RNA sequence: GGCCCGUUCGUCUAGUGGUUAGGACACUAGGUUUUCAUCCUAGUAACGGGGGUUCGAUUCCCCCACGGGCUA
Numbered sequence: 001g002g003c004c005c006g007u008u009c010g011u012c013u014a015g016u017g018g019u020u021a022g023g024a025c026a027c028u029a030g031g032u033u034u035u036c037a038u039c040c041u042a043g044u045a046a047c048g049g050g051g052g053u054u055c056g057a058u059u060c061c062c063c064c065a066c067g068g069g070c071u072a
Base pairs, nucleotide, nucleotide: 001071002070003069004068005067006066007065010025011024012023013022018055027043028042029041030040031039048064049063050062051061052060
């Protein structure tokens, strides 16, 4: 250089065009407990950047950035 795959809350991860963008752990608050831990409830928090297609894009297409793999 060429080809392929990936990028979603702090971390891991689900999500095949119309979802309240979900779950686990973590964090915060409350409850329980003599205290801690456990357990229960609630809350905060996310679609890498730009453009296109579409009535509508996390999802489809293109470019860029970053990461990984194969190949010369």